[in-house]
RNA sequence: UGAGUAAACUGGGCAGUCGCGAGAGCGGAAAUGCUUUCGAGGAAAGUCCGAGCUCCGCAGGGCAGGGUGCUGGGUAACGCCCAGUGGGGGUGACCCUAAGGAGAGUGCCACAGAAAUAAACCGCCUCAUCCGGAAAUUGUUCCGCUUGAGGUAAGGGUGCAACGGUGCGGUAAGAGCGCACCAGGGGCCGGGCGACCGGUCCGCUAGGUAAACCCCACCCGGAGCAAGACCGAAUAGGGGAGAACAUGAAGUUGCCCGCUGAGUCUCCCGGGUAAGAGUCGCUGGAGGCACCAGGCAACUGGCGCCCUAGAUAGAUGGCUGCCACUUCUUUGUAAGGAGAACAGAACUCGGCUUACAGGUUUGCUCAUCUA
Numbered sequence: 001u002g003a004g005u006a007a008a009c010u011g012g013g014c015a016g017u018c019g020c021g022a023g024a025g026c027g028g029a030a031a032u033g034c035u036u037u038c039g040a041g042g043a044a045a046g047u048c049c050g051a052g053c054u055c056c057g058c059a060g061g062g063c064a065g066g067g068u069g070c071u072g073g074g075u076a077a078c079g080c081c082c083a084g085u086g087g088g089g090g091u092g093a094c095c096c097u098a099a100g101g102a103g104a105g106u107g108c109c110a111c112a113g114a115a116a117u118a119a120a121c122c123g124c125c126u127c128a129u130c131c132g133g134a135a136a137u138u139g140u141u142c143c144g145c146u147u148g149a150g151g152u153a154a155g156g157g158u159g160c161a162a163c164g165g166u167g168c169g170g171u172a173a174g175a176g177c178g179c180a181c182c183a184g185g186g187g188c189c190g191g192g193c194g195a196c197c198g199g200u201c202c203g204c205u206a207g208g209u210a211a212a213c214c215c216c217a218c219c220c221g222g223a224g225c226a227a228g229a230c231c232g233a234a235u236a237g238g239g240g241a242g243a244a245c246a247u248g249a250a251g252u253u254g255c256c257c258g259c260u261g262a263g264u265c266u267c268c269c270g271g272g273u274a275a276g277a278g279u280c281g282c283u284g285g286a287g288g289c290a291c292c293a294g295g296c297a298a299c300u301g302g303c304g305c306c307c308u309a310g311a312u313a314g315a316u317g318g319c320u321g322c323c324a325c326u327u328c329u330u331u332g333u334a335a336g337g338a339g340a341a342c343a344g345a346a347c348u349c350g351g352c353u354u355a356c357a358g359g360u361u362u363g364c365u366c367a368u369c370u371a
Base pairs, nucleotide, nucleotide: 001367002366003365004364005363006362007361008360009359010358012323013322014321015320016319017318018317020039021038022037023036024035025034026033041342045353046352048351049350050349051348052347053224054223055222056221060257061256062255063254065220066219067218068217069216070084071083072082073081074080085099086097087096088095089094100215101214105213106212107209108208109207121156122155123152124151125150126149127148128147131144132143133142134141135140164182165181166180167179168178169177183205184204185202186201187200188199189198190197191196228280229279230278231276238269239268240267241266242265243264251259287306288305289304291302292301293300294299325339326338327337328336329335330334
């Protein structure tokens, strides 16, 4: 200097003028008004997880169903975060991981191929037979070919994958048959809280797949702020039929058991109200900031300071000037033009995922050059 990788910040500023929402104060009978403070995000988005909170149940239990899935820690909790381990990618910094069990059982591995839970298509070897040739000429030997019997899984072929891999020896030819190294599996010893790692020994080597069913471990009431509570308004708290029902209505996923114990469901007729888009819930929190201590870290504890939107047809904006940023043109220490990302709270919080023009900072890796 360039390329990369991990993390973080910003994504406009100042002034004037007019206009909005909430809180507090002043004043007033009230209205209008005046002063002052605050007023969209890192994702407010998706609604994917976990909770706080509200209601039902206050008698619950079981099954079904659902979720997570290496180890240890953090947290209110989590499917999240931190630190590790195994596997994969990358020269590396780093990144990804759906990462328990195939010896509990079931299923699947198409096509090709002889064969995908025990098999031989082409081959190789041995023996015998038919035929041919050569040597020999007593007996026979060698080579080639056809057929049969036996042995073989090393070589070739098929396939994602073929009953461990490579090499050497050995064999009639072969084969972990034996040996060396390696992979998997198992025994023993050592290290570690653990997942696992290291060493050594054993010739044990019929596979893969659970993001297939399943098994195992742990976790799980339901519904949700349009939850719910209060005030206020109106009426007729109406009538009829049917069904089940104390041998049990209704009782917040489904089924069963249990508990409580009387009204429930469907249809028809008729009457009243759409009341105020009322008030609360609705913002003081598992809160924010700074410092100290513990911890590799996530985070925890202590002390101090601070209060930062609460709207409800739904507020935070419009205009002007200057400056800053990016870019283009020209007469170039200046002038002029253009541009400026993703995107708007609605009960709150902890996460994850997705979107994001431009700009700034820091750590680390690789390459090249210089000293």
Bacterial RNase P class A from a Bacillota bacterium, 371 nucleotides, folded computationally. It matches the Rfam family "Bacterial RNase P class A". Rfam classes the family as a ribozyme. Model confidence (mean pLDDT): 78 of 100.